[in-house]
Molecule: Bacterial RNase P class A
Organism: sheep gut metagenome
RNA sequence: GGCGGCCUGUCGCCGGGUCCUUUUGGACCGGGAGGAAAGUCCGGGCUUCACAGGGCAGGAUGCCGGAUAACGUCCGGAGGGAGCGAUCCCAUGGAAAGUGCAACAGAAAGUAUACCGCCGCGAAAGCGGUAAGGGUGAAAAGGCGUGUGUAAGAGACCACCGCUCGGCCGGUAACGGGCGAGGCAUUGUAAACCCCAUCCGAAGCAAGUCCAAGCAGAAGACAAUAGGGCUGCCCGUCCUGUCUUCGGGUAGGACGCUCGAGCGCGCCGGCAACGACGCGCCUAGAUAGAUGACAGGCACUGCUGCUCGCAGCUUUGACAUAACCCGGCUUACAGCC
Numbered sequence: 001g002g003c004g005g006c007c008u009g010u011c012g013c014c015g016g017g018u019c020c021u022u023u024u025g026g027a028c029c030g031g032g033a034g035g036a037a038a039g040u041c042c043g044g045g046c047u048u049c050a051c052a053g054g055g056c057a058g059g060a061u062g063c064c065g066g067a068u069a070a071c072g073u074c075c076g077g078a079g080g081g082a083g084c085g086a087u088c089c090c091a092u093g094g095a096a097a098g099u100g101c102a103a104c105a106g107a108a109a110g111u112a113u114a115c116c117g118c119c120g121c122g123a124a125a126g127c128g129g130u131a132a133g134g135g136u137g138a139a140a141a142g143g144c145g146u147g148u149g150u151a152a153g154a155g156a157c158c159a160c161c162g163c164u165c166g167g168c169c170g171g172u173a174a175c176g177g178g179c180g181a182g183g184c185a186u187u188g189u190a191a192a193c194c195c196c197a198u199c200c201g202a203a204g205c206a207a208g209u210c211c212a213a214g215c216a217g218a219a220g221a222c223a224a225u226a227g228g229g230c231u232g233c234c235c236g237u238c239c240u241g242u243c244u245u246c247g248g249g250u251a252g253g254a255c256g257c258u259c260g261a262g263c264g265c266g267c268c269g270g271c272a273a274c275g276a277c278g279c280g281c282c283u284a285g286a287u288a289g290a291u292g293a294c295a296g297g298c299a300c301u302g303c304u305g306c307u308c309g310c311a312g313c314u315u316u317g318a319c320a321u322a323a324c325c326c327g328g329c330u331u332a333c334a335g336c337c
Base pairs, nucleotide, nucleotide: 001337002336003335005298006297007296008295009294010293011292013032014031016029017028018027019026020025034319038330039329041328042327043326044325045324046204047203048202049201058200059199060198061197062196063077064076065075066074067073078092079090080089081088082087093195094194098193099192100189101188102187115134116133117130118129119128120127121126142161143160145158147157148156162184163182164181165180166179168177169176170175208255209254210253211252217246218245219244220243221242222241226240227239228238229237230236262281263280264279265278266277268275269274299316302313303312304311305310306309
């Protein structure tokens, strides 16, 4: 990196097609989980809502170039690190914008410092010089030299390496190469706050759209002048009936739903990721959720036996079960190649 048992039959489960019947249904044909369907960690399509433009807040990313619908993914490269090596790993922008922190140890941890040592003076105590050597620490004035220099020393000076600055050459760029200049005293830490650059509206298919019983509501018509309430009576008024229409909309149904940034082969461009073209193919759509069980055979694993490559027995084995769809990442995985 690839595979992730295979074949046949019977009975079931969920879709589709054809025919018959045409209320229900019946017959036949054909299809039905994965490499991760998982975690839901990123990115995109799609849907509804929001939205003039800009800013604040918040989040993510962070060397360069490319790929892509997009990405925190992938490819190619640069620099650094690990390894003998094949190869692997790295959030790898900014520390002279500001703030914070640097435990313990140590003399001293940032506009800091001298414990031991070394050198000079001194009888000593001590004073002065020094930062080469020792010691502490993750980190201590860039490193290094049987160089110069000095009392001892020190970029104080010199060579080389490193660093910074300048211009030159190569490269699309990151960066690399060599040349010249500067003694190099503003240490580290930004997956600490922060600064800079780029990107990000929110919620998600239970999104959302359509149809629509019943019940309740509104309007109208009709019937009855019946019953009840306001009142003991009359009038008046309200409620109770049937039908029609209307808007919203529950149960329920349909769409969304699977033809797609699709898959296979060929060929071309490209180092590659990937892209263009041609031909062929159709490959689950359930909705509380179908994809299972049994029998036989083969292959395989394991065990036993022996005449050592056969026989017998066992068993289908790991991780795991689609739920709108794609691109990634991460995690799990018996066994085989």